Guanidine-I riboswitch aptamer from Herbaspirillum seropedicae SmR1, 100 nucleotides, folded computationally.
The organism belongs to Herbaspirillum seropedicae, within Bacteria.
Its Rfam family is "Guanidine-I riboswitch aptamer". The family has 100 seed sequences and 1,509 matches in Rfam 15.1.
Model confidence (mean pLDDT): 79 of 100.
The model forms 100% of the base pairs in the Rfam consensus.
[in-house]
RNA sequence: GCAAUGGACAGCUAGGGUUCCGGUUCGCUGUUGCGGAUGUCUGGUCCGAGAGCAGUCGACCUCGCAAGAGGUUACACGGCGGGAGAAAAGCCCGGGAGAU
Repeated sequence: GCAAUGGACAGCUAGGGUUCCGGUUCGCUGUUGCGGAUGUCUGGUCCGAGAGCAGUCGACCUCGCAAGAGGUUACACGGCGGGAGAAAAGCCCGGGAGAU
C1' cells in the first nucleotide's frame, strides 16, 4: 500500500422516548366526569441491540450400516450526519466512514 470475512428467526434485557393507559398539575363541572399542560413522572402498553442474554432452525466437522450421538459456528474500538410510526434510542443507513 492492497484485499478478504463474520447465516436466519421469533423471545427477553440494557437502553429509549411519550401515541394510548396510569401518575402529577391546572381549568370547567359538581361527581368521580370532561378538557389543557407535563417524560426534569418510578411505571403498564410501545420501540429495542452486529459488537447484550438465552433459544430454535440452518451450515460445517467427527463417530455410526442405520436410527442417531457428539462437537464447531470465533472475534468485534467506532463517530458526525441522516431515516422511521407519537417520539426517541445501543433501532435502521451500519461489522458503513474512520481507527486498530